[in-house]
Context: one part of a larger RNA
RNA sequence: CUGGGCGUAAAGGGUGAGUAGGUGGUUCUGUAAGUUGGAUGUGAAAGGUACUGGCUUAACCAGUGACAUGCAUCCAAAACUGCAGGACUUGAGUGGUGGAGAGGUAAGUGGAAUUCCUAGUGUAGCGGUGGAAUGCGUAGAUAUUAGGAGGAAGGCCAGAGGCGAAGGCGACUUACUGGACACUAACUGACACUGAAUCACGAAAGCGUGGGGAGCAAACAGGAUUAGAUACCCUGGUAGUCCACGCUGUAAACGAUGGAUACUAGCUGUCGGAGGUAUCGACUCCUUCGGUGGCGCAAGCUAACGCGUUAAGUAUCCCGCCUGGGGAGUACGGCCGCAAGGUUGAAACUC
Numbered sequence: 001c002u003g004g005g006c007g008u009a010a011a012g013g014g015u016g017a018g019u020a021g022g023u024g025g026u027u028c029u030g031u032a033a034g035u036u037g038g039a040u041g042u043g044a045a046a047g048g049u050a051c052u053g054g055c056u057u058a059a060c061c062a063g064u065g066a067c068a069u070g071c072a073u074c075c076a077a078a079a080c081u082g083c084a085g086g087a088c089u090u091g092a093g094u095g096g097u098g099g100a101g102a103g104g105u106a107a108g109u110g111g112a113a114u115u116c117c118u119a120g121u122g123u124a125g126c127g128g129u130g131g132a133a134u135g136c137g138u139a140g141a142u143a144u145u146a147g148g149a150g151g152a153a154g155g156c157c158a159g160a161g162g163c164g165a166a167g168g169c170g171a172c173u174u175a176c177u178g179g180a181c182a183c184u185a186a187c188u189g190a191c192a193c194u195g196a197a198u199c200a201c202g203a204a205a206g207c208g209u210g211g212g213g214a215g216c217a218a219a220c221a222g223g224a225u226u227a228g229a230u231a232c233c234c235u236g237g238u239a240g241u242c243c244a245c246g247c248u249g250u251a252a253a254c255g256a257u258g259g260a261u262a263c264u265a266g267c268u269g270u271c272g273g274a275g276g277u278a279u280c281g282a283c284u285c286c287u288u289c290g291g292u293g294g295c296g297c298a299a300g301c302u303a304a305c306g307c308g309u310u311a312a313g314u315a316u317c318c319c320g321c322c323u324g325g326g327g328a329g330u331a332c333g334g335c336c337g338c339a340a341g342g343u344u345g346a347a348a349c350u351c
Stems, first nucleotide, its partner, number of pairs: 003323004007305002012319001014201004021194003025088007033081002035077008049065006091191001092188003095184004103177007115149007125136002162169002206247006215241002220236004258318006266295011300307002324351003333344004
């Protein structure tokens, strides 16, 4: 010496399920593949290297030794890894009891509001802006009252709150259904972790077919503003937004922080449980498990900012990824897609 890294400098896959593979708890016995020791053989010479010697010296040459990290065979050891067999319960899972939740899917129901329609009252304005105008209105608008239609979204509760693998999920009821958590300790007995391929899910926009269309609103039209105004502002307004089925497969898909396990000061809030003390009881208080926040010169880490038991600390295992800027997430080819495009992914050249 046997790379260094990935919150913000290049770099964590959008997320999960999971095959191969890699890795793997406690204990006993055996085995001897890895491992360790020894022996034998081989590992050509030259070269290189240590010492010595020969040409006056050096280069050069010669001799001897070490080296030649390796390979094969045999003998031995049995701690560790592997393999075979047996046992265990703390990892993991099952069972039982219990409560929490916008977790998912489907069906149904309801109220507020916007718009439109019908009818009543009522009269000249309404609307909009920085100010206006386009626009709407005497064919009666705006306002207001009653009735009706239709679509979309779910006020308060609401919280730094909850649930979900992520995307995401918020009116109410019912049905079906996934997961997590607490307590218990009956059962299994390492059944575990990760995960290339693969499969599944995956906001918004977009696409296909058929519906639906209230509000909003790319494009578009008009009015303003302006030197211009293909904008910002205003009046309209079509795709779309909504539903069903199918596709697309991308996002600052972010905690810009992959997953699992163990260990390492505390203080404080909150959500869901369990136990205990006190009490007539509740509140409160204490302990504990799981989540979600804040603080922290505890230690430690970091270039700094900051992170700090929800680590970016200390370690182990597995996967993904990075290796100067531009060219470029481009070209070409492959695969996928109806298309839009996605995915994989260079080089020349240049600084």

A computed fold for a 351-nucleotide part of an RNA from an uncultured bacterium, annotated as small-subunit ribosomal RNA, central domain. Model confidence (mean pLDDT): 85 of 100. The RNAcentral record of the full RNA draws on ENA. Its Rfam family is "Bacterial small subunit ribosomal RNA".